A computed fold for a 79-nucleotide RNA from uncultured Brevundimonas sp., annotated as Glycine riboswitch aptamer. The sequence is in RNAcentral, with records from MGnify. The coordinates come from a structure-prediction model, not an experiment, and the mean pLDDT is 81. The source organism's lineage runs through Bacteria, Pseudomonadati, Alphaproteobacteria, Caulobacteraceae and Brevundimonas.

RNA sequence: CAGCGCGGGAGAGUUCGAUCUCGCAUCGACGCCGAAGGCGCAACCGCCCCGGAAACGCUCAGGCAAACGGACCGUGCUG
Numbered sequence: 001c002a003g004c005g006c007g008g009g010a011g012a013g014u015u016c017g018a019u020c021u022c023g024c025a026u027c028g029a030c031g032c033c034g035a036a037g038g039c040g041c042a043a044c045c046g047c048c049c050c051g052g053a054a055a056c057g058c059u060c061a062g063g064c065a066a067a068c069g070g071a072c073c074g075u076g077c078u079g
């Protein structure tokens, strides 16, 4: 440094209408969020004129009760 396990982990409508197998479902509409991913500027960084690049921005994707997911942090193991 990479992968895996465990723990922590935010934001925003369980809005309106329709359908229904009546489910936390499906479709449409409008309103939102950003911390998967992606893209952009470029702060910043480095082996420095060439590269790498954000927690900033955009929301294509994703998400807006729960669950799943989740950048990042801690920790253990493996290479």
Stems, first nucleotide, its partner, number of pairs: 001079008013030001015029005031064003037060001038058003044052003